The part of an RNA shown here (large-subunit ribosomal RNA, domain VI) has 256 nucleotides and comes from Hymenobacter yonginensis.
Context: one part of a larger RNA
RNA sequence: CGUUGGAUAUUUGACAGGACCUGACUUUAGUACGAGAGGACCGAGUUGGACCAGCCGCUCGUGCACCGGUUGUGACGCCAGUUGCAGCGCCGGGUAGCGACGCUGGGAUGAGAUAAGCGCUGAAAGCAUCUAAGUGCGAAACUCACCUGAAGAUGAGAUAUCCUAUAUAGGAAGAGUCGUCGUAGACCACGACGUAGAUAGGCGGUAGGUGUAGAGGCCGAAAUGCCACAGCCGAGCCGUACUAAGGACUCGAACG
Numbered sequence: 001c002g003u004u005g006g007a008u009a010u011u012u013g014a015c016a017g018g019a020c021c022u023g024a025c026u027u028u029a030g031u032a033c034g035a036g037a038g039g040a041c042c043g044a045g046u047u048g049g050a051c052c053a054g055c056c057g058c059u060c061g062u063g064c065a066c067c068g069g070u071u072g073u074g075a076c077g078c079c080a081g082u083u084g085c086a087g088c089g090c091c092g093g094g095u096a097g098c099g100a101c102g103c104u105g106g107g108a109u110g111a112g113a114u115a116a117g118c119g120c121u122g123a124a125a126g127c128a129u130c131u132a133a134g135u136g137c138g139a140a141a142c143u144c145a146c147c148u149g150a151a152g153a154u155g156a157g158a159u160a161u162c163c164u165a166u167a168u169a170g171g172a173a174g175a176g177u178c179g180u181c182g183u184a185g186a187c188c189a190c191g192a193c194g195u196a197g198a199u200a201g202g203c204g205g206u207a208g209g210u211g212u213a214g215a216g217g218c219c220g221a222a223a224u225g226c227c228a229c230a231g232c233c234g235a236g237c238c239g240u241a242c243u244a245a246g247g248a249c250u251c252g253a254a255c256g
Stems, first nucleotide, its partner, number of pairs: 001152001005163007015149004021049007033038001051106005059100004066093005071086006110144003117137004174251004178194005199244003202240005208233003216227003
């Protein structure tokens, strides 16, 4: 821009893409078969491998948010306590998030029409013949079925609902600009919220992490220990308008 008024929501599916794998074991059954040795089809179930998709309750990893230990040196006048630098100085842990080594699911089933092949009926050719007329079965291949996209499918589809005013329009339904953001993200887009508000920050709690802060008191000559699951953190969860989502603006509708 189009889809022949403008919108919001829900859809149909022409067409396209994806997927399509397979082992072992148990049972049927030591049955059928076979002199024996050996040893099934068909069917029923269990459990794997590789591959694919999703997820983070569990396990593990990361986690330059965070907590702790610790070395050297500088600084805050000193002690204490902090802090800079040294690969995050080094080391031990670790929430959210992200991930796999973790977890869950998938390739099921059926139908149609067939291939090789197997048939039925059956002439030409009094017989025979699956084929010439007719007709039935028969594969991971084909078409459906399963998952995803999809009406620019210009052949531009369908359904429901909303608005239907004005005419050199601050004008409907509706949409956007702008702002606070994230389950989204390069930008855009998408999604949440904008005071009739929990969108983000702050604040108060808390799951959780670390591992028992400083000061003071007590035991001890002292190191240290105890009072103390303390102190600090808390990307998650719950709550709370204290701060910021101000005021406002723009676009946007008719052939018959």